[in-house]
RNA sequence: GGGCCGGUAGCUCAACCUGGUAGAGUGCUCCGUUGGCUUCGGAGAGGCUGCGGGUUCAAAUCCCGCUCGGUCCA
Numbered sequence: 001g002g003g004c005c006g007g008u009a010g011c012u013c014a015a016c017c018u019g020g021u022a023g024a025g026u027g028c029u030c031c032g033u034u035g036g037c038u039u040c041g042g043a044g045a046g047g048c049u050g051c052g053g054g055u056u057c058a059a060a061u062c063c064c065g066c067u068c069g070g071u072c073c074a
Base pairs, nucleotide, nucleotide: 001073002072003071004070005069006068007067010026011025012024013023020057028044029043030042031041032040050066051065052064053063054062
């Protein structure tokens, strides 16, 4: 330098292909349960979806550029 994969909640990851309310697990906060803790049950907070631009009524999703990480080739 080139090919491919990936960047989404504190963490691990879905949703992308086929554009239409951003989700799960875990962690965190609160409540219930207990003499207390754990477990268990319930509720809640937490995201401008890596950055910039384009297309569109509408973009995490499609297109272009950039950036960071992984992997392969040279």

The prediction has a mean pLDDT of 81. This is a predicted structure of a 74-nucleotide RNA (transfer RNA) from a Candidatus Woesearchaeota archaeon. It matches the Rfam family "tRNA". It is annotated as a transfer RNA. Rfam describes the family as follows. Transfer RNA (tRNA) molecules are approximately 80 nucleotides in length. Rfam links the family to the GO term triplet codon-amino acid adaptor activity.